[in-house]
Context: one part of a larger RNA
RNA sequence: UGACGGGGGCCCGCACAAGCGGUGGAGCAUGUGGUUCAAUUCGAAGCAACGCGAAGAACCUUACCAGGGCUUGACAUGGGGGUGACAGUACGAGAAAUCGUGCCUUACACUUCAGUGUACACCCCACACAGGUGCUGCAUGGCUGUCGUCAGCUCGUGUCGUGAGAUGUUGGGUUAAGUCCCGCAACGAGCGCAACCCUCGUCUCUAGUUGUCAUUCCGCAAGGAGACCCUCUAGAGAGACCGCCGCGAAUAACGCGGAGGAAGGUGGGGACGAUGUCAAGUCAUCAUGGCCCUUACGUCCUGGGCUACACACGUGCUACAAUGGUCGGUACAGCGGGUAGCGAUAUCGCGAGAUGGAGCCAAUCCCUCAAAGCCGGCCUCAGUUCGGAUUGGAGUCUGCAACUCGACUCCAUGAAGGUGGAAUCGCUAGUAAUCGCGGGUCAGCAUACCGCGGUGAAUACGUUCCCGGGCCUUGUACA
Numbered sequence: 001u002g003a004c005g006g007g008g009g010c011c012c013g014c015a016c017a018a019g020c021g022g023u024g025g026a027g028c029a030u031g032u033g034g035u036u037c038a039a040u041u042c043g044a045a046g047c048a049a050c051g052c053g054a055a056g057a058a059c060c061u062u063a064c065c066a067g068g069g070c071u072u073g074a075c076a077u078g079g080g081g082g083u084g085a086c087a088g089u090a091c092g093a094g095a096a097a098u099c100g101u102g103c104c105u106u107a108c109a110c111u112u113c114a115g116u117g118u119a120c121a122c123c124c125c126a127c128a129c130a131g132g133u134g135c136u137g138c139a140u141g142g143c144u145g146u147c148g149u150c151a152g153c154u155c156g157u158g159u160c161g162u163g164a165g166a167u168g169u170u171g172g173g174u175u176a177a178g179u180c181c182c183g184c185a186a187c188g189a190g191c192g193c194a195a196c197c198c199u200c201g202u203c204u205c206u207a208g209u210u211g212u213c214a215u216u217c218c219g220c221a222a223g224g225a226g227a228c229c230c231u232c233u234a235g236a237g238a239g240a241c242c243g244c245c246g247c248g249a250a251u252a253a254c255g256c257g258g259a260g261g262a263a264g265g266u267g268g269g270g271a272c273g274a275u276g277u278c279a280a281g282u283c284a285u286c287a288u289g290g291c292c293c294u295u296a297c298g299u300c301c302u303g304g305g306c307u308a309c310a311c312a313c314g315u316g317c318u319a320c321a322a323u324g325g326u327c328g329g330u331a332c333a334g335c336g337g338g339u340a341g342c343g344a345u346a347u348c349g350c351g352a353g354a355u356g357g358a359g360c361c362a363a364u365c366c367c368u369c370a371a372a373g374c375c376g377g378c379c380u381c382a383g384u385u386c387g388g389a390u391u392g393g394a395g396u397c398u399g400c401a402a403c404u405c406g407a408c409u410c411c412a413u414g415a416a417g418g419u420g421g422a423a424u425c426g427c428u429a430g431u432a433a434u435c436g437c438g439g440g441u442c443a444g445c446a447u448a449c450c451g452c453g454g455u456g457a458a459u460a461c462g463u464u465c466c467c468g469g470g471c472c473u474u475g476u477a478c479a
Base pairs, nucleotide, nucleotide: 001479002478003476004475005474007473008472009471010470011469012468013467015463016462019427020426021425022424023423026318027317028316029315030314031313032312033311034309035308042053043052064304065303066302067301068300069299070298073129077128078127079125080124081123082122083121084120088103089102090101091100092099093098106119107118108117109116110115131293132292134291135290136289140287141286142282143281144280145278147276152191153190154189155188156187157186158167159166160165171182172181173180197270198269199268200267202238203237204236205235206234207233208232211228212227213226216225217224218223241264244258245257246256247255248254320420324379325378326377327376328375329374330373336367337366338365341360342359346355347354348353386417391412392411393410394409395408396407397406433455434454435453436452437451438450439449
């Protein structure tokens, strides 16, 4: 100087408390451990691994296993020789890769019409080399997690100290903040904080189609003409600064209350992550040193596996019902996506879906009827008209192909489950809870992920305690 303390003081955070809803019990989905297996590819490991890499394993992916093949190679550059092609197509062998046969089959230049050269493609030969998701994240770059959006981390000069170092950065206040004020052997400065950026909330201006409809006309209406007032769209501005008033404070910083205002004291949300810590994570995104393999640890193909199952854990979905279930009627969104695409009206099917193809490169058309809600009927507390697992049968769609191993539909079947021990998680407002919708990935496949809107709470006395953190101080046999 740090680190640590079941030392002290001050302060903060859904840290506790006060509340609301969960997890832990059930069934299923998914990840992991374990076990099994020819293989169940690899990585991730307290917080910060475990719906994580994977934003989508039937083949492919795929790295794993079995079998069948290739060896200058699936891919790049270079040398020599040969052919004129390669591709395509037909047939045969084969599980395919691959192999064989037939058909078809180049361009340019010089040319003595014999050819030669070049380019391109394929084949052969030998070699340089290719290739490796093989090892090392404890050799590395890059990227990322975490403490933590915590308020800290440093430097120059000066001063003090033999020196390590101190001071500044401590102190009195204040703040979300090393934020600001005052004081002070310090005076300044840098990286952080804040602001500048995006978005939501109010207003003004500009603009008026594909959007809108107050006024006028037509029309039963939808709408059209017309208009751009309003909504909206999307560009430019205005607006909030403790600016004004009062009180408190040290006449400061600042705090409390009030007015005005759409918004008030950082207005809500986002992007943004200092010096560093964890030899944290990643050699399997990529790049890369070293080591290793080279008829194999490379590469092609078929099939299998990653989907196994006595069990254990994490994360979720659906429930256990009456604030509910079911049937009929009826109302209101927002974000998005669409040409190898979204696909309307119509017809067929109980349905998944099929036929068909209008319109749309989209403020125009489509996906797209939102659901909870509201109105009415039935159910009356039961393993039930709750719950839907499991299983049998029949189908639909995607795709070369749904056996291992897809999703969905219909009929039948109807399991566990009576609100869950110890323990444990999230959340402070348009939040929690609850309801549906969209997107990415994607041929197909979503209870996951990323977004969107609808309905919409309760509670916070307080900081003694648990956890994490900041500053000062104290002890130390630790560095």
Source information: This is a predicted structure of a 479-nucleotide part of an RNA (small-subunit ribosomal RNA, 3' major domain) from a metagenome. The full RNA is in RNAcentral, with records from SILVA. The prediction has a mean pLDDT of 85. It matches the Rfam family "Bacterial small subunit ribosomal RNA". Rfam links the family to the GO terms structural constituent of ribosome and ribosome.